[in-house]
């Protein structure tokens, strides 16, 4: 240098192919439960989706371009 894949809440991933309310575990608060504490019920906060920029009535999702990070050729 080329060439594939990835980048979405504190943490691990779905969602993209086929645009249309951003989801699911852990964890993080809060409340039941207990003498008290884990477990175990119920809720709740948390992500302008790596950045700009285009198409579009609408973009996590198409295009373009840079970043960052894994793999494969030179």
């Nucleotide at each position: 240098g080329c060439u594939u894949c990835g980048g979405u809440a504190g943490c691990a991933u779905a969602g993209u192919c086929u645009g249309g309310u951003a989801a699911u575990g852990c964890g993080u608060c809060u409340g039941c439960c207990u003498c008290g504490u884990a477990a175990g019920c119920a809720g709740a906060a948390g992500a302008u989706c790596g950045a700009g920029a285009g198409u579009u009535c609408a973009a996590a999702u198409c295009u373009c371009u840079c970043c960052c990070g894994g793999g494969g050729c030179u």
RNAcentral holds the sequence, with entries from ENA. Predicted 3D model of a 74-nucleotide RNA (transfer RNA) from a Candidatus Woesearchaeota archaeon. Rfam family: tRNA. It is annotated as a transfer RNA.